[in-house]
RNA sequence: GGGCCCGUAGUCUAGCCUGGAUUAGAACGGCCGGCUUCGGACCGGCAGACCUGGGUUCGAAUCCCAGCGGGCCCG
Numbered sequence: 001g002g003g004c005c006c007g008u009a010g011u012c013u014a015g016c017c018u019g020g021a022u023u024a025g026a027a028c029g030g031c032c033g034g035c036u037u038c039g040g041a042c043c044g045g046c047a048g049a050c051c052u053g054g055g056u057u058c059g060a061a062u063c064c065c066a067g068c069g070g071g072c073c074c075g
Stems, first nucleotide, its partner, number of pairs: 001074007010028002013025001020058001030046005051067005
């Protein structure tokens, strides 16, 4: 330099191919409350995410382009 794959809460992940209104869903973790002598477990609740920019569209996490980051392969 070229090709392919990937990027969503602190972590892991669903949704993406086939665009649709409602709150972007879940698990672990975190916080608050209940329970408990205290804690753990258990129960209830809360907060937290679409890598960045642009384009297409009535509408984009999803489609297109560029960039950034990561992985694998080729030279």
Description
The RNA shown here (transfer RNA) has 75 nucleotides and comes from a Candidatus Woesearchaeota archaeon. Its Rfam family is "tRNA". Gene Ontology term of the family: triplet codon-amino acid adaptor activity. It is annotated as a transfer RNA.